[in-house]
RNA sequence: CGGGGUGUAGCGAAGCCUGGUUAUCGCGCCGCCCCUGGGAGGCGGAGACCGCUGGUUCGAAUCCAGCCACCCCGA
Numbered sequence: 001c002g003g004g005g006u007g008u009a010g011c012g013a014a015g016c017c018u019g020g021u022u023a024u025c026g027c028g029c030c031g032c033c034c035c036u037g038g039g040a041g042g043c044g045g046a047g048a049c050c051g052c053u054g055g056u057u058c059g060a061a062u063c064c065a066g067c068c069a070c071c072c073c074g075a
Base pairs, nucleotide, nucleotide: 001074002073003072004071005070006069007068010027011026012025013024020058029045030044031043032042033041051067052066053065054064055063
């Protein structure tokens, strides 16, 4: 320098191809109940506007462009 991949709650993923209600799940966290227990179980709750900036559109995590970070391949 060229090509490809990834970026979404504290952590790990789904959702993107096929745009459409208030972005889903697990672990973790908080509260209550229960149980012999710091552990298990039950119920409920909070937490991400989707790497950044623009564009397209009535509407963008999703499509397009540029940029940033990390990983892989090539030179």
The RNA shown here (transfer RNA) has 75 nucleotides and comes from a soil metagenome. It matches the Rfam family "tRNA". It is annotated as a transfer RNA. Model confidence (mean pLDDT): 81 of 100.